[in-house]
RNA sequence: GGGUGUAUAGCUUAAUGGUAGAGCGAUAAUUUUGUAAAUUAUAGGUUUGAAGUUCAAUUCUUCAUAUACCCU
Numbered sequence: 001g002g003g004u005g006u007a008u009a010g011c012u013u014a015a016u017g018g019u020a021g022a023g024c025g026a027u028a029a030u031u032u033u034g035u036a037a038a039u040u041a042u043a044g045g046u047u048u049g050a051a052g053u054u055c056a057a058u059u060c061u062u063c064a065u066a067u068a069c070c071c072u
Base pairs, nucleotide, nucleotide: 001071002070003069004068005067006066007065010024011023012022013021018055026042027041028040029039030038048064049063050062051061052060
């Protein structure tokens, strides 16, 4: 220099263009002499950034950024 992939909650990750979910973790409550475990509830997302297509974009297109890999 060329090419391919990935980017979503604190972490790991789902999501056929149609109101973004789950597990773990956090917080609170119940339970316990107390902790842990268990049960219930709650909070936590500008879906990496910008633009385009569309009635509607996490999803499709382009560029940029970060990162991993391959070729030279």

A computed fold for a 72-nucleotide RNA from a Candidatus Dormibacteria bacterium, annotated as transfer RNA. Rfam family: tRNA. The family's RNA type in Rfam is transfer RNA. Model confidence (mean pLDDT): 82 of 100.